[in-house]
């Protein structure tokens, strides 16, 4: 320190842990470079930007568009992370036992 169990008690305490909710951040976003696919396709890798911010920067579905070329677009829906708030639950103090660490 953790776990189990026992006894206490200002216990609705401070503090702290977990859970879900809400708020803030960021729009799960836009930019650049390299490579790849081609209407049964429309991706992969990397970099920097964006947050008084660590991390992340994707998935699924629908629609459009591109007549085979090098380029995608729109909409819907689904998170994580950081910080804050109140809510709920546990811990909280003292021995005992066990384990671990120094």
């Nucleotide at each position: 320190u953790u776990a189990a169990g026992a006894g206490a008690a200002u216990a609705u305490a401070a503090a702290u842990u977990g859970c879900a909710u809400c708020g803030u951040a960021u729009a799960a976003u836009g930019u650049u470079g390299g490579g790849a696919a081609u209407a049964u396709g429309g991706c992969c890798c990397a970099a920097a930007a964006g947050u008084u911010u660590c991390u992340a920067c994707c998935g699924a579905g629908c629609c459009a568009c591109c007549g085979u070329a090098a380029a995608u677009g729109g909409c819907u829906u689904g998170a994580c992370u950081a910080c804050g708030a109140g809510g709920c639950a546990g811990u909280g103090c003292u021995g005992u036992u066990a384990a671990a660490a120094a």
Molecule: Purine riboswitch aptamer
Organism: Neobacillus drentensis NBRC 102427